[in-house]
A computed fold for a 265-nucleotide part of an RNA from Butyrivibrio hungatei, annotated as large-subunit ribosomal RNA, domain VI.
Lineage of the source: Bacteria > Bacillota > Clostridia > Lachnospiraceae > Butyrivibrio.
The prediction has a mean pLDDT of 88.
Context: one part of a larger RNA
RNA sequence: CGUAGGAUAUCUGAGAGGAGCUGUCCUUAGUACGAGAGGACCGGGAUGGACGGACCGCUGGUGUAUCAGCUGCAUCGCCAGAUGCAUAAGGCUGGGUAGCCACGUCCGGACGGGAUAAACGCUGAAGGCAUCUAAGCGUGAAGCCCCCCUCAAGAUGAGAUAUCCCUGCUUCGGCAGUAAGACCCCUUGUAGAGUACGAGGUCAGAUAGGCACAAGGUGUAAGCAUGGUAACAUGUUCAGCUGAUGUGUACUAAUAGGUCGAGGG
Repeated sequence: CGUAGGAUAUCUGAGAGGAGCUGUCCUUAGUACGAGAGGACCGGGAUGGACGGACCGCUGGUGUAUCAGCUGCAUCGCCAGAUGCAUAAGGCUGGGUAGCCACGUCCGGACGGGAUAAACGCUGAAGGCAUCUAAGCGUGAAGCCCCCCUCAAGAUGAGAUAUCCCUGCUUCGGCAGUAAGACCCCUUGUAGAGUACGAGGUCAGAUAGGCACAAGGUGUAAGCAUGGUAACAUGUUCAGCUGAUGUGUACUAAUAGGUCGAGGG
């Protein structure tokens, strides 16, 4: 821009893409078959591999500043306690929430239908017989079309359903402010390179931050007291600290404002 008014939702599905794999074991059954050795079809069940999708409750990885420990140097006058640097991206070490992941967990290939290939048939002439074929009718595959998953009306062949909104002026060419609605802008995340998408935008608000409590993490802070010559230990104290998590709470910020947008088609 189009989809013959302007919108908001929800659909249909022309079409396109994805998927499509397979082993072993048990049973049927030591049956059919076979002199024996051996050893099934068909059917039923169990459990794997590879591949794919989703997720983070479990197991585990990371987790760049979340907790603790450790060394050297420097600084805060000293002790104690801290801070800075030691990586160019935590100085080193041990843990670790959320998130993201796999080594973790769950799920998938199925079942079924239609038309067929090779093949196997029925009926059956030409050609009194025979013949699956010439007319006609069946069975039949991991393959084809559906069924399963995803996208999808620019499918210009532009689809459907539901709901919302419909004034003035005019030189009759149009114009203007609006409606429903949307956007700018702002707070943002389940989204994200940007855009887009989603949640919100004020007493009819929990969107983010802050704060409170909790979860989870780390592992018993500092100070003081007691014991010890001291290193240190014990008590106060399962403390103190704590990014992303949960619940709550208007304390802070979403203020104020602006733009677009139909005319009965």